[in-house]
RNA sequence: CGAAGAAGAACAGACGAUCGCCGGUCAAUUGUAAGGGUUGACGGGAGGAAAGUCCGGGCUCCACAGGACAGGAUGGUCCUUAACAGGGACCGGGGGCAACCCUAGGGCUAGUGCCACAGAGAGAAGACCGCCGCGCACAGUUAUCUGUGUGCGGUAAGGGUGAAAGGGUGAGGUAAGAGCUCACCGGCUUCGGCGGUGACGUCGGAGGCCAGGUAAACCCCAUCCGGAGCAAGACCGAAUAGGGGAAUGUUUGAGGGCGGUCCGCCCGAAAUUCCCGGGUUGGUUGCUUGAGGCUGUCGGCAACGGCAGCCCUAGAUGAAUGAUCGUCACCCUGUUCGCGGGUAACUGCUACAGGGGACAGGACCCGGCUUACGAGCUUCUUCGGCCA
Numbered sequence: 001c002g003a004a005g006a007a008g009a010a011c012a013g014a015c016g017a018u019c020g021c022c023g024g025u026c027a028a029u030u031g032u033a034a035g036g037g038u039u040g041a042c043g044g045g046a047g048g049a050a051a052g053u054c055c056g057g058g059c060u061c062c063a064c065a066g067g068a069c070a071g072g073a074u075g076g077u078c079c080u081u082a083a084c085a086g087g088g089a090c091c092g093g094g095g096g097c098a099a100c101c102c103u104a105g106g107g108c109u110a111g112u113g114c115c116a117c118a119g120a121g122a123g124a125a126g127a128c129c130g131c132c133g134c135g136c137a138c139a140g141u142u143a144u145c146u147g148u149g150u151g152c153g154g155u156a157a158g159g160g161u162g163a164a165a166g167g168g169u170g171a172g173g174u175a176a177g178a179g180c181u182c183a184c185c186g187g188c189u190u191c192g193g194c195g196g197u198g199a200c201g202u203c204g205g206a207g208g209c210c211a212g213g214u215a216a217a218c219c220c221c222a223u224c225c226g227g228a229g230c231a232a233g234a235c236c237g238a239a240u241a242g243g244g245g246a247a248u249g250u251u252u253g254a255g256g257g258c259g260g261u262c263c264g265c266c267c268g269a270a271a272u273u274c275c276c277g278g279g280u281u282g283g284u285u286g287c288u289u290g291a292g293g294c295u296g297u298c299g300g301c302a303a304c305g306g307c308a309g310c311c312c313u314a315g316a317u318g319a320a321u322g323a324u325c326g327u328c329a330c331c332c333u334g335u336u337c338g339c340g341g342g343u344a345a346c347u348g349c350u351a352c353a354g355g356g357g358a359c360a361g362g363a364c365c366c367g368g369c370u371u372a373c374g375a376g377c378u379u380c381u382u383c384g385g386c387c388a
Stems, first nucleotide, its partner, number of pairs: 001384008013328007021045002024042007047359001051370002054368005059229004066263004071225005076090005091105001092103004106220002111218002113214003128159002130155011167185006186210002188207008233285004243276006255267004292311008330356006338349004
């Protein structure tokens, strides 16, 4: 200098002026069924994703609480968190020269499936070309023996097919071969040592045990799981048709409720529910002080947690935060000569001109995940080139 990897911060930046919008606090004044209006002063007014509505909760109601089945979710270990399919660290596996990245990571010997085509054969699967033995026929040949064809038997070491073919290399053995036997290696099972909280790693001994892959296929195993949702819910005032019909029942429990089913529990007596129809202008609350933010410090590899101090940062409701002007800042490109830094390779600054700034806006709140995104910036690390 170039390429790459990981992390972080900030964001249509800052200041001023003019006009405009929404809330809050205080004072005065005025009004409504309730909420309000006007004037003045002092403050405040969108995002890192507010998006998606994917996951988890807080909160509210069902509801006073359970068991089983079905269903669903998760899937290495430990830590963290209110919780999570989140986050951190580590282990195993895979990718990359590396820094690093990915991981839906328990079980295929419980069972059932699938592996096209090719190939003899694709799972407790197999004989196409071969190799060997025996018989028969023919030919060569003095006999022995050799060759060709065919039948039976043995074989899976060699070749072929395929993504994948019953562990690999070597030796012995055999009619020819084969873990058939042996040595070493690999996988598996098992017994121990050492290290680690653990997943696991490493070393040693024994056993010829060696019959694939796929579970992000069905399934098995382990762990976990009520539902609905701020249009939840509560209240003020007002209005209407305190309408019509039906079923069952009165403690021997009808009917309704509890995500599906069963059990069980609760409500229930002139009671419970079902169907049709009508009314509900409007307003308040929930509604913003929070598992909150910032700074410092301690513990921890980290995520994160403890302690101390400081701060209050939208609360709209047909839905507010906008428009214009000016100056400066940031980034990129080019030009000009000048001033520097360095041993060198190389590189910084000033001036001028032009250009650039995306994705995009709350609606009960919070922790995550995913997606969109412009000009860039900072720090560390890896690899390559050049210079000394």

This is a predicted structure of a 388-nucleotide RNA (Bacterial RNase P class A) from Geopsychrobacter sp. The coordinates come from a structure-prediction model, not an experiment, and the mean pLDDT is 77. The sequence was found by an Rfam model in a public genome assembly. Lineage of the source: Bacteria > Pseudomonadati > Thermodesulfobacteriota > Desulfuromonadales > Geopsychrobacter.